[in-house]
RNA sequence: CGCUGUAGCUCAGUUGGUAGAGCAAUUGAUUCGUAAUCAGGAGGUCGCCAGUUCGAUUCUGGCCCGCGG
Numbered sequence: 001c002g003c004u005g006u007a008g009c010u011c012a013g014u015u016g017g018u019a020g021a022g023c024a025a026u027u028g029a030u031u032c033g034u035a036a037u038c039a040g041g042a043g044g045u046c047g048c049c050a051g052u053u054c055g056a057u058u059c060u061g062g063c064c065c066g067c068g069g
Base pairs, nucleotide, nucleotide: 001068002067003066005064008023009022010021011020017054026040027039028038029037047063048062049061050060051059
């Protein structure tokens, strides 16, 4: 100096307008039982602090962590 930070993990999500997927875990069905399969619900102060705005994951500034130079 550049990139990055969103669910337990891997990641989507930008003309600013109620935050999502897959996997994992969990509950139920199925099975003699497990796995597999099917169905359901849950799980998030969007790194932190300010600013702009009617409204910020999104825009602006600062700080912190990580990666690269």
A computed fold for a 69-nucleotide RNA from a bovine gut metagenome, annotated as transfer RNA. The sequence is in RNAcentral, with records from MGnify. Model confidence (mean pLDDT): 82 of 100. Rfam family: tRNA. Rfam classes the family as a transfer RNA. About the family: Transfer RNA (tRNA) molecules are approximately 80 nucleotides in length.